[in-house]
Context: one part of a larger RNA
C1' cells in the first nucleotide's frame, strides 16, 4: 500500500418465502326465507263439452201425464145375492114403452153382470127378515179401476216461416229484396264434469352436519339416579295404543308349587289315599311392589263395569297447567252378607285425546213459518264419529339454471386433540429350528413409542385459509437403500442372516394409466423411508376431480338423479412492509 471477503446505514435491480397477502358480507355444506321447473299434493281456475232458461215463434204425428164429461167394475164368512164409503131420504122409474123372451158383442173372480136391436103391452124396484154397516128406489159429494172424446202440459220425430244467424243485389244511406240455414245456431245467465293450460301454497320435527335409517314425538316398569324430592344422552333391558258379561260385586268355603311313602298296574306318567310344605305356586296381559283361615282357588247369589255432586293426587320446592288415570267423602236408589260392613269395574302402578263439525238418546225449553196441528230449525245435558307430529293445520317433487339473510352455533380440505386402526419398539417365553426358546423365527397375553394411514371430535377458520397428480426449487429427520466402522452366527472360505454406531455424500432411466400407489422392462454401488398447510397455483401446468352445453346405461310418471362412464369447459392481481439474491455508495 493492493486485491478478497465480512459488519452497520443508505440507495439501485431482481425474486416470488411469508404478512393465515389483496380482489368478492364462500357459488360447496347446513338453518332460513325466494323463485324457477315437475306431477297421479293441496285448493282453485281459463278454455272445451254438457243439461235447462231467456232471446223463442208456428204445425203435424206418435206416446206419457193431467183436468173435465160420460162409460165400466169394486165376490172374506152371514146374507134372495159380485154389499167401494159419506150424507141426505119414503119414495123412484115406467104407454117417450114396465115384467118376460131372443140376440150381436163386451167385462169377468167362470157364481154372474152390462147391453145396440127385434118381439111384448103394464107393471118393476123400495121400507119389514139376516149383517157391526141396508139398498143399484132415487139424489149429492169422494177413492181405487177399464175404455172413449175434448182440452192442456210434457217428451220425440218431422215439417213451416216470422224472430235470429250466413252469403249476395238494389240504393249515397235509412232501408227493401233474392238463396240457403232456422226457432237449431250466436249470445247470456246457470247445472255438471273435464281441465298443470295458468295460478296460489304446501311437502313437519328430532338428529354427534345434512341426507337414508330410526322414533329416543304419547304412555307404563327396573336401572342409570349420587340412601328424601328432582335429574339429561339416537343410553341399557322390558312392555302398551288391549282382553274379560266374567277374568266383574259379594257371601262362604278350601290352601298352592314341590317332595316323600302308600295303593293301582307287567311296568312309567296321571288319577286316588297319607305327611311335609313362608310362597319355592297364582293372581288376563311387562317389570317392580304386594297378597296365604288372601288379593290365589271353588261354589251360591248377584250387575256398584251405578245416578248426581264436592275435595284431593297426578302438577316437588314459588304460582299456574287441559285430557286421561286414580283416592277420599256426601246424597239417591241397588247387590251379597245374620251382622260389622264390602261394593263407582279387574291387587296397584300402562292400555289414551280439544275447538269446529256430524250423529244419536232424553227430558225440557226458544224461535221461525199470520193462529191451531204436525213438521222443520235451535239452545241446555249426555254418549258417539280423531286427531299415534299423541294440547290435535286441509298439503307432493326437483333445481348443476339458480337467488338471498345467515352459519366456523354444522359438514368437505388443511391445521388441533385423540391413537381405536396404521406404522415401529419391548416383555415373557409355548413352539419351530435332527440335540437346542433367545444363529434365525416366534403365537396367546401385556407394556410403549411415533403422529405418515383410515377413523373420531367438532376446538380456530364460511364479511374465502383455491382443492389431486405433475414439473421447478430448497431444507429437515433417522426407524440406513448404497458407500464407511463394527459384534454375533446353524461365520471354514465365498456368498448370506441378524444386530450396533453412523445422516458426510449419493439414491437414476423407460412403458401403459390423470393418477399418488401398484405393476412390467433394461440397468445401477444403490435405484430408503419420510416431514415441511397430504412443503411448494400472488412459481407453471390443468390430465383428474367439482358449474353451465351434449350423450349413454340405470333409476324416476315427471322436473330430474347416479363416489357410474364420455366429449368439451376462464387459472385474476403494475410488490408496501419483510425475507432471500445481486450491485452501487457511505461509516469506522
Nucleotide at each position: 500500500c493492493c486485491g478478497g471477503g465480512g459488519a452497520c446505514c443508505u440507495c439501485c435491480a431482481g425474486c416470488g418465502g411469508g404478512u393465515c397477502g389483496c380482489g368478492a358480507a364462500g357459488a360447496c355444506c347446513c338453518c332460513a326465507g325466494g323463485a324457477a321447473c315437475u306431477u297421479c299434493a293441496c285448493u282453485g281456475u281459463a278454455a272445451u263439452c254438457u243439461g235447462c232458461u231467456g232471446c223463442u215463434g208456428u204445425g203435424u204425428u206418435a206416446a206419457u201425464c193431467g183436468u173435465c164429461u160420460g162409460u165400466u167394475a169394486g165376490u172374506a164368512a152371514a146374507g134372495c145375492g159380485u154389499a167401494a164409503g159419506u150424507g141426505g131420504g119414503a119414495g123412484a122409474c115406467g104407454u117417450c114403452g114396465a115384467a118376460g123372451g131372443g140376440a150381436a158383442u163386451c167385462c169377468g173372480c167362470g157364481a154372474g153382470g152390462a147391453a145396440a136391436c127385434c118381439u111384448g103391452g103394464a107393471g118393476u124396484c123400495a121400507a119389514a127378515c139376516u149383517u157391526g154397516u141396508g139398498a143399484c128406489a132415487c139424489c149429492a159429494c169422494u177413492c181405487u179401476u177399464u175404455c172413449a172424446a175434448a182440452c192442456g202440459c210434457u217428451u220425440a220425430a218431422c215439417g213451416c216461416u216470422c224472430a235470429c244467424u250466413u252469403u249476395u243485389c238494389u240504393u249515397u244511406a235509412u232501408a227493401g229484396g233474392a238463396a240457403a240455414g232456422g226457432a237449431c245456431a250466436c249470445c247470456a245467465g246457470u247445472u255438471g264434469a273435464c281441465g298443470g293450460g295458468c295460478a296460489g301454497u304446501u311437502u313437519g320435527g328430532c338428529u354427534g352436519g345434512g341426507g337414508c335409517g330410526g322414533c329416543a314425538c304419547g304412555c307404563c316398569g327396573g336401572c342409570g339416579a349420587u340412601a328424601a324430592a328432582a335429574c339429561a344422552u339416537c343410553a341399557c333391558c322390558g312392555g302398551c295404543g288391549c282382553c274379560c258379561a266374567a277374568u266383574g260385586g259379594u257371601c262362604a268355603a278350601c290352601u298352592c308349587a314341590u317332595c316323600c311313602g302308600g295303593g293301582u298296574c307287567a311296568g312309567a306318567a296321571c288319577u286316588c289315599c297319607g305327611g311335609a310344605g313362608u310362597a319355592g305356586a297364582g293372581c288376563g296381559u311387562a317389570a317392580g311392589g304386594g297378597c296365604a283361615a288372601a288379593a290365589g282357588u271353588u261354589g251360591g247369589c248377584c250387575u256398584g263395569a251405578c245416578u248426581g255432586u264436592u275435595u284431593u293426587u297426578u302438577a316437588a320446592c314459588c304460582a299456574g297447567u287441559a285430557c286421561a288415570a286414580a283416592a277420599a267423602g256426601c246424597a239417591g236408589g241397588u247387590a251379597c252378607g245374620a251382622a260389622a260392613g264390602u261394593a263407582g269395574g279387574g291387587c296397584c302402578u300402562a292400555g289414551c285425546g280439544a275447538u269446529c263439525c256430524c250423529c244419536a238418546a232424553u227430558g225440557u225449553c226458544c224461535u221461525u213459518c199470520u193462529u191451531g196441528u204436525u213438521g222443520a230449525g235451535g239452545g241446555c245435558u249426555u254418549g258417539g264419529g280423531g286427531u299415534g307430529a299423541c294440547a290435535g293445520a286441509a298439503a307432493a317433487g326437483c333445481u348443476a339454471c339458480c337467488c338471498u339473510g345467515g352459519g366456523g352455533a354444522u359438514a368437505a380440505c388443511a391445521g388441533a386433540g385423540u391413537u381405536g386402526u396404521c406404522g415401529c419398539g419391548g416383555g415373557c417365553u409355548a413352539g419351530a429350528g435332527u440335540u437346542c426358546a433367545u444363529a434365525u423365527c416366534g403365537a396367546c397375553c401385556c407394556c410403549g413409542c411415533g403422529g405418515c394411514u383410515u377413523g373420531c371430535u367438532a376446538c380456530a377458520u364460511c364479511g374465502a385459509u383455491g382443492u389431486c397428480g405433475g414439473c421447478u426449487c430448497u431444507u429437515c429427520c433417522c426407524a440406513u437403500c448404497c458407500u464407511g466402522g463394527u459384534u454375533g452366527u446353524g461365520c471354514a472360505c465365498a456368498u448370506g442372516c441378524a444386530g450396533c454406531c453412523a445422516a458426510g455424500g449419493g439414491u437414476a432411466c423407460g412403458g401403459g394409466g390423470g393418477u399418488u400407489c401398484a405393476c412390467c422392462g433394461a440397468u445401477u454401488a444403490a435405484a430408503g423411508g419420510g416431514g415441511a398447510u397430504c412443503g411448494u397455483g400472488a412459481g407453471c401446468u390443468g390430465g383428474g376431480u367439482u358449474u353451465a352445453g351434449a350423450a349413454c346405461g340405470u333409476c324416476g310418471u315427471g322436473a330430474g338423479a347416479c363416489a357410474g362412464u364420455u366429449c368439451a369447459g376462464a387459472u385474476g392481481u403494475u410488490a408496501a412492509c419483510u425475507a432471500c439474491u445481486g450491485g452501487a455508495g457511505g461509516u469506522g
This is a predicted structure of a 588-nucleotide part of an RNA (large-subunit ribosomal RNA, domain V) from a Candidatus Parvarchaeota archaeon. Its mean pLDDT, the model's own confidence on a scale to 100, is 80. It was read from a public genome assembly.